[in-house]
RNA sequence: GCCCUUGUAGCUCAAUGGAUAGAGCUGUGGCGUCCUAAGCCAUAGAUGCGGGUUCGAUUCCUGCCAAGGGCA
Repeated sequence: GCCCUUGUAGCUCAAUGGAUAGAGCUGUGGCGUCCUAAGCCAUAGAUGCGGGUUCGAUUCCUGCCAAGGGCA
């Protein structure tokens, strides 16, 4: 330098064009207990950045950025 894959919550993963973006763990508050824990209830938190297509984009196209891999 060229090619491929990936980028969603603090972490691990869903969501293959229809909208309130879900789940587990974690966090916070409460119930519970003599106290702690288990368990239960509630709650907070995310689409890498820009542009395009579309009535509608996490999803499709494109540029950039980052990570991983391959070739030279």
Transfer RNA from Elusimicrobia bacterium UBA5214, 72 nucleotides, folded computationally. It matches the Rfam family "tRNA". From the family's description: Transfer RNA (tRNA) molecules are approximately 80 nucleotides in length. The prediction has a mean pLDDT of 80. Lineage of the source: Bacteria > Pseudomonadati > Elusimicrobiota. The sequence was found in a public genome assembly.